[in-house]
This is a predicted structure of an 88-nucleotide RNA (c-di-GMP-I riboswitch aptamer) from a Syntrophobacterales bacterium. Rfam family: c-di-GMP-I riboswitch aptamer. Rfam's curators write: GEMM was predicted in a large-scale screen for bacterial structured RNA regulatory elements. Model confidence (mean pLDDT): 90 of 100.

Order: sequence, then C1' cells, then structure tokens
RNA sequence: CACCGAGAAAGGCAAACCGACCCGAAAGGGCGGGGCGCAAAGUCACCGGCCUACAGCCCCCCGGGGCCAGGGCGGCGGGACUGCCGAA
Repeated sequence: CACCGAGAAAGGCAAACCGACCCGAAAGGGCGGGGCGCAAAGUCACCGGCCUACAGCCCCCCGGGGCCAGGGCGGCGGGACUGCCGAA
C1' cells in the first nucleotide's frame, strides 16, 4: 500500500415514529426530537429497479379514468470517486 473486517479503539451516520415547523402537485426532501440498524447507511442518477404524476397527451363528458419523468429513492442492486482504525 492492497485485500479484508474483530469479543479492538476513537468516533460517524440515523430507520420507524413524533413535531401547532418549512419546501413540494405528489413521491419525496429540510430542520428538531428519536434510534431500527449501517464498515462506507460518505458523495455521484452512469446502468438496472422501484415510487410519484404537476404539466402534457388520450378517453369519457364536467367529474373521473388511462399513458407518461422532465420529478424522486444513494438505507434496492450494480458501477464510479473519497474516507477512520488495524486483529486474524
């Protein structure tokens, strides 16, 4: 240094849920609380997958239905970049 990840050490992040808070049409995100867990649960939408459907288009007729990502999910998988420690 690389691979690897322990009955080690210092730490880190933060699920569900809650909030008379904020953004958004929604999915979802932010902030605060809260910890299920995570060796990258750090960053990135390049590939796959999943979620939502404002706008748009179509149908039906006045209120619905369908299609659709340009929106989203990095704690779904792959990939890329970066990173703490050092037992076997």